[in-house]
Context: one part of a larger RNA
């Protein structure tokens, strides 16, 4: 000096980002126990008492004896006395409360978030994040969808049958869940336009049987046209679905306005005017885990408060299953007050124990 353990005057959070660590609390009877509240809950709420010793009192219990009832003479019972048990109440005392070998809630009040028990980043995150029970959409009628598998066979789906099973959002419950189909999906729709492989009326060309014409005496040479077939090319028109186009559908992806003016003081603007738009945000709830400006204001708490509460509404940039707004119960969740008790700290000391070091 450095780990662990342990003590502590007087203060008690003054420490710190933060009460971080550590302390308080802690078994058991016993009494009492508040808002709320889904009636379960909350509740070991809270907060008090008791445990250890002692008995002048009361009581209980036991023995014992009198007496009186009853009697099968063994016992029962009632009272009444003596002793006896701190068992009980009660008073009193002590001060290491008690119990175990250990493992043993500090409590209260307020917000956030998620209902809830539950899962998870094996080895920095257990959390508001999965998941969850219930809500909604949507595919599927069975060889279902789906999902696996080699385009398979076969297997899950299920030996189940739409009160099933699949995907997908949301997330106990309670109150709700508002406009907007304009684009983009998805679903119906089929008139009409668009259109692919194919088809095809018909054109155009290449080959060629044959043939014309020239040249020759002739063989036979030049040149021209051209049937079938075969073939190459274009091609009117025929051609599904899909696009276009019609229409529906938002708990489908989504999306929910600006400028001016206006009231017998100002202020403000119910009203009104204009452009715009598929529609212009409705309930709610808001400086919120969303608010830059922001330490918005005001109001509580404190002496003092960028945190917290509770208002307001000027929402930069809330807002309703990406759910909206409650909400009792739970949370090793996450801000904020406050009791208690505390070596975190005023500021530091002292003790055990083990290392490290220094000297033998």
């Nucleotide at each position: 000096c450095c780990g662990u353990c342990u003590u502590u005057a007087a203060g008690g959070a003054a420490c710190u980002a933060g009460g971080c660590a550590a302390u308080u609390u802690g078994a058991c009877c016993c009494c009492g126990u508040a808002a709320g509240u889904u009636u379960g809950c909350g509740a070991u709420a809270a907060g008090g008492g008791g445990u250890c010793c002692c008995u002048a009192c009361a009581g209980a219990u036991g023995u014992g004896c009198u007496u009186g009832g009853u009697u099968u003479c063994g016992a029962u019972u009632a009272a009444g006395c003596a002793c006896a048990u701190g068992c009980u109440g009660a008073g009193g005392g002590c001060g290491c409360a008690g119990u175990g070998a250990a493992g043993u809630g500090g409590c209260u009040c307020u917000g956030g978030c998620g209902a809830c028990u539950g899962u998870u980043u094996a080895c920095c995150a257990a959390a508001a994040a999965c998941a969850c029970a219930g809500u909604u959409c949507u595919g599927u009628g069975c060889u279902a969808a789906c999902u696996c598998g080699u385009a398979a066979a076969g297997a899950g789906g299920a030996c189940g049958u739409a009160u099933a099973c699949a995907g997908a959002a949301u997330g106990a419950c309670g109150c709700g869940u508002g406009c907007u189909c304009g684009g983009u999906g998805c679903c119906g729709g089929a008139a009409g336009g668009u259109u692919a492989a194919g088809g095809a009326a018909g054109c155009c060309g290449g080959u060629c049987a044959u043939u014309g014409g020239c040249c020759g005496a002739a063989a036979g040479g030049c040149u021209g046209a051209a049937a079938a077939g075969c073939u190459g090319g274009c091609g009117a028109c025929c051609g599904a679905a899909g696009c276009c186009c019609c229409g529906g559908u938002a708990a489908a992806c989504g999306g929910c306005g600006g400028c001016c003016g206006u009231a017998a003081c100002u202020a403000u603007g119910a009203c009104g005017g204009u452009c715009c738009u598929a529609a212009g945000g409705u309930a709610g709830c808001g400086a919120a885990g969303u608010u830059c400006c922001u330490u918005g204001u005001c109001g509580g708490g404190u002496a003092a408060g960028u945190u917290c509460c509770g208002a307001c509404g000027u929402g930069c940039a809330u807002g309703a299953a990406c759910c909206g707004c409650g909400u009792a119960a739970c949370g090793a969740c996450u801000g904020g007050a406050g009791c208690a008790g505390u070596g975190u700290c005023u500021c530091a000391a002292g003790g055990a124990c083990g290392g490290a070091c220094u000297c033998g």

Large-subunit ribosomal RNA, domain IV from a Sedimentisphaerales bacterium, 360 nucleotides, folded computationally. Lineage of the source: Bacteria > Pseudomonadati > Planctomycetota > Phycisphaerae > Sedimentisphaerales.